[in-house]
RNA sequence: UAAAUCAAGUUAAUAUUUGGUCGUAUAUAUUCGAUAAUAUGGUUCGAACGUUUCUACCUUGUCACCUUAAAUGAUAAGACUACGGCUAUUCAUUCAAAUGAU
Numbered sequence: 001u002a003a004a005u006c007a008a009g010u011u012a013a014u015a016u017u018u019g020g021u022c023g024u025a026u027a028u029a030u031u032c033g034a035u036a037a038u039a040u041g042g043u044u045c046g047a048a049c050g051u052u053u054c055u056a057c058c059u060u061g062u063c064a065c066c067u068u069a070a071a072u073g074a075u076a077a078g079a080c081u082a083c084g085g086c087u088a089u090u091c092a093u094u095c096a097a098a099u100g101a102u
Base pairs, nucleotide, nucleotide: 004102005101006100007099010096012094013093014092018088019087020086021085022084023083024082025081026056030048031047032046033045034044041066042065050057058078059077060076061075062074063073064072
């Protein structure tokens, strides 16, 4: 100086695990049918619809309204699910350069 093998760690790329955050979808919404209660009440069941979309379509509080009838309304707070971005994490593989040992 060259080649091979090994070692530990570094950089980059790819894929995996889990979390945070942001965005998109959807308004946890709307419609219909049946059903229950009645101011100590205002329920329950089913269907449709809405998303380039699987799933979900409820809970709690407050206020109003309905003078006993068949009908509820407003408001505040809270998600899940699907997809994507960013970020962290996890576990592997590969590449590259340098280092050490033989």